The RNA shown here (transfer RNA) has 75 nucleotides and comes from a bacterium.
Rfam family: tRNA. Rfam links the family to the GO term triplet codon-amino acid adaptor activity. The family's RNA type in Rfam is transfer RNA.
It was read from a public genome assembly.
RNA sequence: GUCCCCAUGGUCAAGUGGUUAUGACAUCGCCCUUUCAAGGCGGUAUCGGGGGUUCAAUUCCCCCUGGGGACGCCA
Numbered sequence: 001g002u003c004c005c006c007a008u009g010g011u012c013a014a015g016u017g018g019u020u021a022u023g024a025c026a027u028c029g030c031c032c033u034u035u036c037a038a039g040g041c042g043g044u045a046u047c048g049g050g051g052g053u054u055c056a057a058u059u060c061c062c063c064c065u066g067g068g069g070a071c072g073c074c075a
Base pairs, nucleotide, nucleotide: 001071002070003069004068005067006066007065010025011024012023013022018055027043028042029041030040031039048064049063050062051061052060
């Protein structure tokens, strides 16, 4: 330099044009308990940035940023 893959709550993951963006852990509140833990119920919190296509983009396309990999060149 070329090409490929990845980026979703605090963490780990699911989803892939129209869902209220799903689950687990964490966190907060309540219940339970003498207390704590465990357990039950409920809440908060997420699509890396910009542009394009589309009636509609987390999803498709382009660029950028960050991470990983393959190949090539020089030595």